The RNA shown here (small-subunit ribosomal RNA) has 1480 nucleotides and comes from an uncultured Gammaproteobacteria bacterium. Its Rfam family is "Bacterial small subunit ribosomal RNA". Its mean pLDDT, the model's own confidence on a scale to 100, is 82.
[in-house]
RNA sequence: AGAGUUUGAUCCUGGCUCAGGAUAAACGCUGGCGGCGUGCCUUAGGCAUGCAAGUCGAACGGUCCCGCCUCGGCGGGAUAGUGGCGGACGGGUGAGUAACGCGUAGGAACGUACCCUUUGGUGAGGAAUAGCCCCGAGAAAUCGGGGGUAAUACCGCAUAAGCCCCGCCUAAAUAUUUAAUUUUUGGCGGGGGAAAGCGAGUAACUUCGCGCCGAAGGAGCGGCCUGCGUCCUAUCAGCUUGUUGGUGGGGUAAUGGCCUACCAAGGCGAUGACGGGUAGCUGGUCUGAGAGGACGGUCAGCCACAGGGACACUGAGAUACGGGUCCCACACCUACGGGUGGCAGCAACCGGGAAUAUUGCGCAAUGGGCGAAAGCCUGACGCAGCGACGCCGCGUGGAGGAUGAAGGCUCUUGGGUUGUAAACUCCUUUUCCCCGACACUACCGUCGUGGGGAAUAAGCGCCUGCUAACUACGUGCCAGAAGCCUCGGUAAGACGUAGGGCGCAAGCGUUAUCCGGAUUUACUGGGCGUAAAGGGUAUCAUAGGCGGUUUGGUAAGUACAUGGUUAAAGCCCCCGGCUCAACCGGGGAAAAGCUGUGUAUACUGCUUAACUUGAGAUCGUUUGGGGAUGCUGGAAUUCCUGGUGUAGUAGUGAAAUGCGUUGAUAUCAGGAGGAACACCGAGGGCGAAGGCAGGCAUCUAGGACGAUUCUGACGCUGAAGAACGAAAGCUGGGGGAGCAAAACAGAUUAGAGACCUGUGUAGUCCUAGCUGUAAACGAUCCCCACUAGCUGUUCUCGACUUGUUCGGGAGUGGCGUAAGCUAACGCGUUAAGUGGGGCGCCUGGGGAGUACGGCCGCAAGGUUAAAACUCAAAGGAAUUGACGGGGAACCGCACAACCAGUGGAGCAUGUGGUUUAAUUCGAUACAAAGCGUAGGACCUUACCAGGGCUUGACAUCCCGCUUGCAAAUUCCGAGAAAUCGGGAUUCCUUCGAGGGUAGCGGGACAGCUACUGCAUGGCUGUCGUCAGCUCGUGCCGUGAGGUGUCCUCUUAAGUGAGGUAACGAGCGCAACCCUUAUCCUAUGUUGCAUAUCAUAGGAGACUGCCUGAGUUCAACUCGGGAGGAAGGAGAGGAUGACGUCAAGUCAGCAUGGUGCUUAUGCCCUGGGCGACACACAUCCUACAAUGGGUGCUACAAAGGGCUGCGAAGGGGCAACCUGGAGCCAAUCCCUAAAAAGCACUCUCAGUUCGGAUUGUGGGCUGCAAUUCGCCCACAUGAAGUCCGAAUUGGUAGUAAUCGCGGGUCAGCAGACCGCGGUGAAUGCGUUCUCGGUUCUUGUACACACCGCCCGUCAAGCGAGCAAAGUCGGCAGUGCCCGAAACCGGACUCUUCAACCUCUUUUGAGGAGGAGGCCGUCUAAGGCAAGGUCGGCGAUGAGCGCUAAGUCGUAACAAGGUAUCCCUAGCUGAAGCUGGGGAUG
Repeated sequence: AGAGUUUGAUCCUGGCUCAGGAUAAACGCUGGCGGCGUGCCUUAGGCAUGCAAGUCGAACGGUCCCGCCUCGGCGGGAUAGUGGCGGACGGGUGAGUAACGCGUAGGAACGUACCCUUUGGUGAGGAAUAGCCCCGAGAAAUCGGGGGUAAUACCGCAUAAGCCCCGCCUAAAUAUUUAAUUUUUGGCGGGGGAAAGCGAGUAACUUCGCGCCGAAGGAGCGGCCUGCGUCCUAUCAGCUUGUUGGUGGGGUAAUGGCCUACCAAGGCGAUGACGGGUAGCUGGUCUGAGAGGACGGUCAGCCACAGGGACACUGAGAUACGGGUCCCACACCUACGGGUGGCAGCAACCGGGAAUAUUGCGCAAUGGGCGAAAGCCUGACGCAGCGACGCCGCGUGGAGGAUGAAGGCUCUUGGGUUGUAAACUCCUUUUCCCCGACACUACCGUCGUGGGGAAUAAGCGCCUGCUAACUACGUGCCAGAAGCCUCGGUAAGACGUAGGGCGCAAGCGUUAUCCGGAUUUACUGGGCGUAAAGGGUAUCAUAGGCGGUUUGGUAAGUACAUGGUUAAAGCCCCCGGCUCAACCGGGGAAAAGCUGUGUAUACUGCUUAACUUGAGAUCGUUUGGGGAUGCUGGAAUUCCUGGUGUAGUAGUGAAAUGCGUUGAUAUCAGGAGGAACACCGAGGGCGAAGGCAGGCAUCUAGGACGAUUCUGACGCUGAAGAACGAAAGCUGGGGGAGCAAAACAGAUUAGAGACCUGUGUAGUCCUAGCUGUAAACGAUCCCCACUAGCUGUUCUCGACUUGUUCGGGAGUGGCGUAAGCUAACGCGUUAAGUGGGGCGCCUGGGGAGUACGGCCGCAAGGUUAAAACUCAAAGGAAUUGACGGGGAACCGCACAACCAGUGGAGCAUGUGGUUUAAUUCGAUACAAAGCGUAGGACCUUACCAGGGCUUGACAUCCCGCUUGCAAAUUCCGAGAAAUCGGGAUUCCUUCGAGGGUAGCGGGACAGCUACUGCAUGGCUGUCGUCAGCUCGUGCCGUGAGGUGUCCUCUUAAGUGAGGUAACGAGCGCAACCCUUAUCCUAUGUUGCAUAUCAUAGGAGACUGCCUGAGUUCAACUCGGGAGGAAGGAGAGGAUGACGUCAAGUCAGCAUGGUGCUUAUGCCCUGGGCGACACACAUCCUACAAUGGGUGCUACAAAGGGCUGCGAAGGGGCAACCUGGAGCCAAUCCCUAAAAAGCACUCUCAGUUCGGAUUGUGGGCUGCAAUUCGCCCACAUGAAGUCCGAAUUGGUAGUAAUCGCGGGUCAGCAGACCGCGGUGAAUGCGUUCUCGGUUCUUGUACACACCGCCCGUCAAGCGAGCAAAGUCGGCAGUGCCCGAAACCGGACUCUUCAACCUCUUUUGAGGAGGAGGCCGUCUAAGGCAAGGUCGGCGAUGAGCGCUAAGUCGUAACAAGGUAUCCCUAGCUGAAGCUGGGGAUG
């Protein structure tokens, strides 16, 4: 610090995702040790049990126990109770709280036990009461009565100041016009109010110590007040009645509506009140370059809470976690009468949860309470235990060791790799195990260089890219993976396993969350023409923000200096302590902020005085469809009346509906009525925008220019607000000619709810209102300033030389590589440039401008405006292609013209289909189908049935055995044959055996027309013999790319020429090659009169020459000519660029992988490949007279021949047989050429056409002719009379027609490959069809139009919305009821211990105590109507997602009716139509 992902590729915009760090974590696999930390984030759910706050006998009276004893006591210990201090600290939790709660900086009207300092005092009395004893009630908890008793308990009295209260005097401050008031200083007078003792020593006075009381001060702590800061939401906009303030009173430690009575009507709010949601706050922690963002666990400070609520008491302090009272919920005990309880203390338990520990030890240390102290208490704390939960450290050994062992994996079989890794040798002992010792031992430990032994100790994740790391096998869109892009459909580096590798390591991964990357909310640091984004306008205008020139003052902002504070811990730096580190200790620094003081005054602010340039006003000139109202004009349409006139008219691509003989259309005249204003007229004018057009008048508003007269910053922008705002639409009333949603017809069509046509209603028009939206667009907010030009035009002013002149101002256009900006396109003084000010808006696509809520509207609807869910894109500009029912240019038997066909018939062949045991396989639009197959009876043969073989029919090698037998030839038998059985003949030699060969058995292996042409090579088809396809350097562009290769002319051609930021080059084109036409030369058998012919070599043709025309020239083209056999590539062939179609072929061959191996291999017999309802393709033969039949008679070329061609002659009607000459071929044979020609016959008919089919008899080949060959003769004599829609070939020696040959082959040709004979017609031309080339244009296509894609319907799934209702939560309002408690009130009872009064001995009363009652207030509860949030919900409407459902074809090309926006109507659906608007 970046990377992946939108595209065929590119740049940009933009989202998603990843790499980093972190955590109170959890889960998976694994797990040796230690140190330091840390550990219920969920149910503030419930809690058994134990412990967590006691202590003081030196405050008190008792009681119990022990020791001593001189029996008198003395000493010690324990302790229930009274009393004192402490239980308000410490510990826990984060529910509540958006608050003076917290943080920070300040303040004044307060309190303070214990502690410190100072000062003064501590005198003298009294009456009770617990404990205890007795009696009683109760299950218990507990309580009642009676009788004794002590105090540092309680109560009077005395005394007391600088304490408290009251009064007077004095001085000062505040404030005011004075008077008065408040506060304070000093002085005087009056009144009030304290105390407790205990211990030690002494014989005792008394001393000391601890206490007690008053006062003042301090420290620390606490209460209160204030400025500033402190989350989200405006789909919460108004809130508030003790509310805001005042006066009196009450209350408090103290200020205060804190409370109360009265008075006033205030207070808060867009700088966000009120409401809702969420949340303890901070120091800090994590992250980040920082600014920020997120968080607030442990530690520390503050706050709040203690089962949910309310309340007070005690006290210095509480509205009190381990105190009290009451209500509620829950739980427990109960004798049913009544009681008890509160772990958010430490452990523990249940529950919840993904998830969080021991019912441990100790007060040794630190700290706390009490105590004079010893000490006691202390789940605070110190330690230990459990958990890899985190951080840090250590170890699992070290050194040597090549035969590179074995094993594993892989392999091209050679090897490679695991790998110095292991084994093996030497060494060490952290850790581990064992032993002993030590002590300020709770725990940890420390020491003995003690003993033992490499021993006890490695996993996890990943390996397609991002991202370090690769192979094999298995699987076969399955199983699975995945953070994103994606991987998996038989060769997966992406799944699973293995080997190997990479990374980290006692851990490693995953999940979750936060920051980062993300400049992706942009303060630092983004944008808005087209990507998301400028409000419809900005006319008026509030708040707010910003603001021209000069002077003085001030000092709020600002700057500097300095003081205070910013707790500790933490971060950072230095030093130090644990062996290091983590961790800890000490010191330092830092620090924004807040606050005090001082200084400065440039800038901003405030204030003062001025200025004129901003702005406005005035005067003059002037422009214009600016607006409103009224009046008015002509043309045209339609209608009405009348005339003339007759059969059509109207309409369309073509028609029809319609109108018309009741007289239309046409034409003439007259009339009615409504709407709109031709020409001028123009990217020309005006207006803020919407918008505005006949003419005239009235009213009214704005602008420009000129003059430079006035005011003196009066300005700019503008949230909210007001106003205006096309068309459609709505309400009421008019009007209605034309046009025209809806509607009705006619067409078109598969359909046509459309496009086209005929009618036609709302509406369009006017008036009064409403609506408030548009592609309301320059898709570009307003204002100001600055930054090259050129050229139009409107308004206006000036100058002169009066012009098609020059200059100024204000508008409105075009061009532009000036600069600059921009992703590009483009913008460019009318900015999208450079700056300033203000406002609005954007933050991935869809869901959705939708739902809910609010506001507005009569409605339609508008405005404001989400979420769940879902995708990894959506998008902009430009590039290259492809495509277009876009354009332009051009070509081709592409069309057209002409000829002959196919499609109909019969037959042949191939294919599909069907059938079959098998009908082997492949080829399937053009580019499969007389194709592989240049020839299936057996063979071929791959298929089927049956019979056989298993190292095999074939190749190479090894081992063992056997034999001279064999192999080969031949005979016999069985069998369908393969095969099996038997017999005969026969090797070499150095005779040991060996060699060769064969057999048998075994092992390597053979074999496969089995699969994959989508793993391949090679070969081929096709576009297409089309003219294209590229490269180097340079140049242009951010880039993909472009240029060259474009333009003009030309060509068969990217052929050539001219132009040109290109210059050159390559593969293609052409040429070179072959055949052929003419000639020459040479040669000459088998050919030959020269000739011809054959073979070999050459010549020839190049627009080369002449002439004319075209072209600026050229290239080139055209007309004519000479010469020539041939003239413009002479004709034909071979030759096929870069590439396309995963085109074809594993069955021609080769070949990777896979499969079979007594079979998917091999042999054999027979069958099948030849089937047959049917469909297609390609031929053949025909339908006849341009013909058929018979006879006679001419003329070729090119081939083939020894397992061959086979003559003459003879036989047979013929096929053929016989025969065998000649020929290894310019010699012989095949070999007759046929059509043509000359005669005769047939005479238009299913025929003397046509020959299918069938019968009989023959011939040939061949082991074999039945399935299943060919030929001959005789007989038979089918369909067919020129062929529907549609479609093929051909431009000259071509089509058509005629025969001949060859290959294959034993035999078999209607096919194929060749050969010659005869020998036409037509071509105006490029509109159309098909295919192709180039340029250009549009594109939402790139699998590239056989593309893409929209909506309904149907199915499944999902989330949200509405919904009759229903069930809850929360906060409040009103009413009822109302516990405890405080306060107030009256009453009753009781007691008269200490106090008071009266009487005074007794006694009576007050105060006191207790109780219920009443009242104020209130928790809880009840009722009622609402608010708000949520759960469920039949059903409804839409939405999203889902390889191959239905209907259409809306959009993208002119998408076949250009598209889109607003609006209205209509329609299965996309949508269509009307009105207005935009150009995207």